[in-house]
A computed fold for a 346-nucleotide part of an RNA from an uncultured prokaryote, annotated as small-subunit ribosomal RNA, central domain.
Context: one part of a larger RNA
C1' cells in the first nucleotide's frame, strides 16, 4: 500500500452549518485540456531477454535483434470528463393562501400538594420500622379549621401521540423568533450533495460571582441491623438541586445503525394535510410504529425508516492486555477535555 470491514465481534465523529477539496441533472454548439489514434525525435553504453558464434564445455566474451512500458513535438478523432457559451425543467430554491405540533426566547397570570408563621378547638401522644430507637410533644405537639408567606414543579388530557439537528421540550395566556409538511398556480434556471481544517449548538455532574433556598438530598452526625456495617432500613441534614451571567465539552450524547440521491413483495394501526363520499370502503404525499416476502446477515435479527440492490463524500477499525496511560502540544479559573505512544508480556 492492495483488499476487506464498522447494530451486538475492534470499528460512525454527541449534533448542526459551512470553507478548501471531492462528486453532480437533460439537450445544442465550440475548443481539444485529460482521451484515443499515426508519425517523427530522444530513450548513451553496459546490464535483462532472444538468436548466432569464440575460449574442448560452462562460466565469460563477442555480433546482431528485441527492449528501454517514458518524454517532446507535430498530424488527427471527438464518444466520454474539463472547459466557454446558449437553453429547458424534473434536481434544489422563492413567492402567495392555509394547516399542524410539550420547537425557541421573554413576560403575566392559576390551582393542587409540601414547608413555615400567627390565631383558634383540643390532649398525650406524634412520628418511624420487619421490629425498634434516635427525633418531635405538657413550653401544648400530632390532629382538625382560618388567614398569612415562601420556593419548586404543574396530577387529570397523556398516548405506541406530537415537535425539534442533537442535546431535548409538558399547567394557561401574551408578544417576539424560527422550522417542517401537503396541493395546485406563479417566479429562478442546477443554485445541488457530501465535507478535512473552522464556527456555532450540546444532559447531568462539577466551577466562577451574585441571588434564592420549600420539599428532596452527595458529604456529615445519630438510632438501628450486623461477627463487623465506613452500606442497604430509620431520624436529622450541608453542598447541590432553582433564577441570572460566565466556564467547562464529556455521557450506555444509542436506534450502541454517518450524510444525501434512485431502485426494489405484501399486510395492519396511527399523526397532519389534500382530494372524494353513501359515512362501509378507497386514493395521495409527508411522518410515527407492529407483522412479514424476496434478499441479506454468524446468528440474534433486519426488511420501502434495510442491516436489500447501486452511486458520492466525510468520519473510523487492524490480537488482548499495558492504556485511553507516559511525554509532549492545545484549551480549561480548577475538576479535567482533546491528541496520543513506546518498552515489556500473553
Nucleotide at each position: 500500500u492492495u483488499g476487506g470491514g464498522u447494530u451486538u465481534a475492534a470499528a460512525g465523529g454527541g449534533u448542526c452549518c459551512g470553507u478548501a477539496g471531492g462528486c453532480g441533472g437533460g439537450a445544442g454548439a465550440a475548443u481539444a485540456a485529460g482521451u484515443c489514434a499515426g508519425u517523427g525525435g530522444u530513450g548513451a553504453a553496459a546490464u535483462c531477454c532472444u538468436a548466432u558464434a569464440g575460449c574442448u564445455c560452462a562460466a565469460c566474451u563477442a555480433u546482431a535483434g528485441c527492449a528501454c512500458u517514458g518524454c517532446c513535438a507535430u498530424u488527427g478523432a471527438u464518444a466520454c470528463u474539463g472547459u466557454u457559451u446558449u437553453u429547458c425543467u424534473u434536481g434544489a430554491a422563492u413567492u402567495a393562501a392555509g394547516u399542524u405540533g410539550a420547537a425557541g426566547u421573554g413576560g403575566g397570570c392559576g390551582g393542587a400538594a409540601u414547608g413555615u408563621g400567627u390565631c383558634a378547638u383540643g390532649u398525650a401522644g406524634c412520628g418511624g420500622u420487619g421490629a425498634a430507637a434516635u427525633g418531635c410533644a405538657u413550653a401544648g405537639a400530632u390532629a382538625u379549621g382560618a388567614c398569612a408567606c415562601a420556593g419548586a414543579a404543574c396530577a387529570c388530557c397523556g398516548a405506541u401521540u406530537g415537535c425539534g439537528a442533537a442535546g431535548g421540550c409538558a399547567g394557561c395566556u401574551c408578544a417576539c423568533u424560527a422550522a417542517c409538511g401537503u396541493a395546485g398556480u406563479a417566479u429562478u434556471g442546477a443554485c445541488g450533495c457530501u465535507g478535512a481544517g473552522g464556527c456555532a449548538c450540546g444532559a447531568a455532574a462539577g466551577c466562577g460571582u451574585g441571588g434564592g433556598g420549600a420539599g428532596c438530598g452527595a458529604a456529615c452526625a445519630g438510632g438501628a441491623u450486623u461477627a463487623g456495617a465506613u452500606a442497604c432500613c430509620c431520624u436529622g441534614g450541608u453542598a447541590g438541586u432553582c433564577c441570572a451571567c460566565g466556564c467547562c465539552g464529556u455521557a450506555a450524547a444509542c436506534g450502541a445503525u454517518g450524510a444525501u440521491c434512485a431502485c426494489u413483495c405484501g399486510a395492519c394501526a396511527u399523526u397532519g394535510g389534500c382530494a372524494a363520499u353513501a359515512c362501509a370502503c378507497c386514493g395521495u404525499c409527508a411522518g410515527u410504529g407492529u407483522c412479514c416476502u424476496a434478499g441479506c446477515g454468524a446468528a440474534a435479527g433486519u426488511g420501502u425508516u434495510a442491516a436489500g440492490u447501486g452511486a458520492u463524500c466525510c468520519a473510523c477499525c487492524u490480537g488482548g492486555g499495558g492504556a485511553g496511560u507516559a511525554c509532549g502540544a492545545u484549551c480549561g479559573c480548577a475538576a479535567g477535555a482533546u491528541u496520543g505512544a513506546a518498552a515489556c508480556u500473553c

The coordinates come from a structure-prediction model, not an experiment, and the mean pLDDT is 84. The RNAcentral record of the full RNA draws on ENA.